Predicted 3D model of a 395-nucleotide RNA (Bacterial RNase P class A) from a Chloroflexota bacterium.
RNA sequence: CAAGUAAAUCGGGUGACCGCUGCAUACUGAACGUAUGGAGAGGAAAGUCCGAGCUCCGCCGAGCAAGGUGCUGGGUAACACCCAGGAGGGGCGACCCUACGGAAAGUGCCACAGAAACAUACCGCUCCUGUUUUUGGAGCAAGGGUGAAAUGGUGAGGUAAGAGCUCACCAGCAACUAGGUGACUGGUUGGCUGGGUAAACCCCACCCGGAGCAAGACCGAAUAGAAGGGCGCUUGAGGUGCUCGGCCGAUGCCCUCGGGUUGGUCGCUUGACCCCGAUGGUAACAUCGGGGCUAGAUGGAUGGUCACCACCCUGAAAGCCGCCCACCGAAAUUUCUGGUUUCGGUGGGAACCCGCGACAGGGUACAGAACUCGGCUUACAGAUUUACUUGCCCC
Numbered sequence: 001c002a003a004g005u006a007a008a009u010c011g012g013g014u015g016a017c018c019g020c021u022g023c024a025u026a027c028u029g030a031a032c033g034u035a036u037g038g039a040g041a042g043g044a045a046a047g048u049c050c051g052a053g054c055u056c057c058g059c060c061g062a063g064c065a066a067g068g069u070g071c072u073g074g075g076u077a078a079c080a081c082c083c084a085g086g087a088g089g090g091g092c093g094a095c096c097c098u099a100c101g102g103a104a105a106g107u108g109c110c111a112c113a114g115a116a117a118c119a120u121a122c123c124g125c126u127c128c129u130g131u132u133u134u135u136g137g138a139g140c141a142a143g144g145g146u147g148a149a150a151u152g153g154u155g156a157g158g159u160a161a162g163a164g165c166u167c168a169c170c171a172g173c174a175a176c177u178a179g180g181u182g183a184c185u186g187g188u189u190g191g192c193u194g195g196g197u198a199a200a201c202c203c204c205a206c207c208c209g210g211a212g213c214a215a216g217a218c219c220g221a222a223u224a225g226a227a228g229g230g231c232g233c234u235u236g237a238g239g240u241g242c243u244c245g246g247c248c249g250a251u252g253c254c255c256u257c258g259g260g261u262u263g264g265u266c267g268c269u270u271g272a273c274c275c276c277g278a279u280g281g282u283a284a285c286a287u288c289g290g291g292g293c294u295a296g297a298u299g300g301a302u303g304g305u306c307a308c309c310a311c312c313c314u315g316a317a318a319g320c321c322g323c324c325c326a327c328c329g330a331a332a333u334u335u336c337u338g339g340u341u342u343c344g345g346u347g348g349g350a351a352c353c354c355g356c357g358a359c360a361g362g363g364u365a366c367a368g369a370a371c372u373c374g375g376c377u378u379a380c381a382g383a384u385u386u387a388c389u390u391g392c393c394c395c
């Protein structure tokens, strides 16, 4: 200097004028209004994919179903999230990815091709018999073909030809042993070893009531139930998945049709909150101390205009700088001089790629809270920072 990897921050600023919403204080006892003060969208507010807080179902217990997760340990209110490890895979590397329990509980599937896909001989190899042209028998699974996958792999010996038949090295499996909280890793020995698929059904382990702020509570107002139907009233309907048990339980519960109200207040913002520091921890994070209060709308507020600046892109001819040489000056170093280094000025030369300044034109991303929080996923013009990896060059 270039190309990457991982993470983080910002994502327009300033001024003037006009305008909007809540809150506090005063005018004021109230309404409307006025004045002053201070506050007023996000890193994703999006998706509605997870987890919760909170509210209601009068409830409690057990089991089941449905659903969810799926290597190990830790974090957290909890999680399918985060951190750290393990195994497998990708990359030269920094790093990244994983729907990562079980195929020896069972069932299913592996099309086509191929001899054969839980089983086997098409071509072929060897031996015997027969024959002069190919008939029969025995042996083989090493070679070839098919295929995503074919009786562990490679090599050697051995054999009629072959095969873990034997041996060496490796993979798998089993036993023993060492390390580790654990996933797992290492070592020794052994026999010689017939798949894959669970993102198929299933099995195993763990989690797990339901509905949701349009939850729910209160105030006010209005109206039309002699409506139809089902099940019930202690022999018990009904009680927010089902079953069972306990408990509660009646002019009741449920369904259909029809009518009225679509007003207001609360919920509604002090939170598992944010910032700084210390301690502990590899880290996620925890504890302690100090500081802060940062929208609460309800047809839905935070905007509009002007000017300047910032950032990005494009433009044309020309200018400037950096490079080399000479001269002059200043500073540093030095006791002084000289030398060296740095800066500035003048003149000349080389080069015309990149950069810089000025000018002109254009542009400034994704995108708006609606009970709240922790995550994940998706979108995003551009700018900045930190650490690490690889390549090239120079010292």
Stems, first nucleotide, its partner, number of pairs: 001391010012309007020040002023037005042366001046377002049375005054212004059246006067207004071085005086100001087098004101203002106201002108197003122144002124140005152170006171193001173190007216266004225257001227256005238248002273292008310364006319356002323349011
Overview:
Its Rfam family is "Bacterial RNase P class A". The family's RNA type in Rfam is ribozyme. It was read from a public genome assembly, where an Rfam model found it.